Predicted 3D model of a 79-nucleotide RNA (c-di-GMP-I-GGC riboswitch aptamer) from a Desulfuromonadales bacterium.
RNAcentral holds the sequence, with entries from Ribocentre.

RNA sequence: UCUGACAAUAGCAAACCCGUAGCAAUACGGGGACGCAAAGCUAUGGGUCCUUGCACCAGGGAUUGCCAGGCUGCCGAAG
Numbered sequence: 001u002c003u004g005a006c007a008a009u010a011g012c013a014a015a016c017c018c019g020u021a022g023c024a025a026u027a028c029g030g031g032g033a034c035g036c037a038a039a040g041c042u043a044u045g046g047g048u049c050c051u052u053g054c055a056c057c058a059g060g061g062a063u064u065g066c067c068a069g070g071c072u073g074c075c076g077a078a079g
Base pairs, nucleotide, nucleotide: 002079011036012035016031017030018029019028020027021026034065040071041070042069044068045067046066047063048062049061050060051059052058053057
């Protein structure tokens, strides 16, 4: 340095329910845990979803817990 354990310490929080915002995808707050070693941050490329236009297509939006890329980062057995 790579890898990341039936290790330790701390952390995040899917579905679902309630409230609020939004045409919607969704977001935020509360409850709740399926999972997560980057499930920390970032819409840069691709994907998916919503929306507008009659639409191959184009515009606007959502998602980083879909996959890559970029930035940052706690612990460290065995190999």